[in-house]
RNA sequence: UACGGGAGUCCGAGCGACGGGCUGAGAGGGGACCUGGCGGUCCCGACCGUUCGAACCUGAUCCGGAUCAUGCCGGCGCAGGGAA
Repeated sequence: UACGGGAGUCCGAGCGACGGGCUGAGAGGGGACCUGGCGGUCCCGACCGUUCGAACCUGAUCCGGAUCAUGCCGGCGCAGGGAA
């Protein structure tokens, strides 16, 4: 430089999509549009990863433990995929 990837969960007499708690490298950091619930899509940014590949996806509405709750932790996992 190019390419791949995710953005969860809980609470709220606060509200046009925001404030706070938890984990994390990263969970609205910035902008646009849509929508009755507190989300969705797109663009940019940050961050992580790129075959010596556990970034990330599938299995999985999985199993065990913890938690208000959650991929929060462990197992699954010398399983299958996965970007120079």